[in-house]
Predicted 3D model of a 120-nucleotide RNA (SAM riboswitch aptamer (S box leader)) from an Ignavibacteriales bacterium. It matches the Rfam family "SAM riboswitch aptamer (S box leader)". Rfam's curators write: The SAM riboswitch is found upstream of a number of genes which code for proteins involved in methionine or cysteine biosynthesis in Gram-positive bacteria. Rfam links the family to the GO term regulation of gene expression. NCBI's taxonomy places the organism under Bacteria, Pseudomonadati, Ignavibacteriota, Ignavibacteria, Ignavibacteriales. It was read from a public genome assembly, where an Rfam model found it. The prediction has a mean pLDDT of 83.
RNA sequence: CUCUUAUCGAGAAAGGUCGAGGGAUCAGGCCCGUUGACACCUUAGCAACCGUCCCGCUUUAUUGCGGGAGUCAUGGUGCUAACUCCUGCCCCAUUCUUUGGAAUGCGGGAAAGAUGAGAG
Numbered sequence: 001c002u003c004u005u006a007u008c009g010a011g012a013a014a015g016g017u018c019g020a021g022g023g024a025u026c027a028g029g030c031c032c033g034u035u036g037a038c039a040c041c042u043u044a045g046c047a048a049c050c051g052u053c054c055c056g057c058u059u060u061a062u063u064g065c066g067g068g069a070g071u072c073a074u075g076g077u078g079c080u081a082a083c084u085c086c087u088g089c090c091c092c093a094u095u096c097u098u099u100g101g102a103a104u105g106c107g108g109g110a111a112a113g114a115u116g117a118g119a120g
Stems, first nucleotide, its partner, number of pairs: 001120008013043005021032003026088004044080003049076002051072001052069006084112001089109003092105005
């Protein structure tokens, strides 16, 4: 980097360095930012994806499946503004309409993205 698969409305910030942009990309919107954002470092924290532990069934076999545990956060990752900040494409509902369409919606799906696990 590519592919497969699961999840994405919960949760969790202080200090230091730097100095102007940042919120993935493009566009629109809306936010954050010289009262110092973003990024990096340190410390702290959040959280069960892998792992760990327990239970049941199963297997030649911690072999496979299912359930549970935060009084497992001492292992591997991840995360710590706003739903993945919102919208964009398709469908549905409602309203309006000059019948072309438009607006609205914690509606449904797709695409894209993020993170984990596995494979190349």